[in-house]
The prediction has a mean pLDDT of 81. Predicted 3D model of a 73-nucleotide RNA (transfer RNA) from an Actinomycetota bacterium. The organism belongs to Actinomycetota, within Bacteria.
RNA sequence: GGGCCCGUAGCUCAGUUGGUAGAGCGCUUCCAUGGCAUGGAAGAGGUCCGGGGUUCGAUUCCCCGCGGGUCCA
Numbered sequence: 001g002g003g004c005c006c007g008u009a010g011c012u013c014a015g016u017u018g019g020u021a022g023a024g025c026g027c028u029u030c031c032a033u034g035g036c037a038u039g040g041a042a043g044a045g046g047u048c049c050g051g052g053g054u055u056c057g058a059u060u061c062c063c064c065g066c067g068g069g070u071c072c073a
Stems, first nucleotide, its partner, number of pairs: 001072007010025004019056001027043006049065005
């Protein structure tokens, strides 16, 4: 330098034909226990990496960047 893959909650990730964004773990509160662990219930938390384009509408499609991984040189 070139090819491919990835970037979504604090962490690991899901999210199909474009239409109100989710799970597990973690966190907060409550209940059960004398307390911890554990179990149960409720809840908070996201400019979906950035900019532009297409569209009535973009996490999703297109282009350019940035970051990470991998292969080739």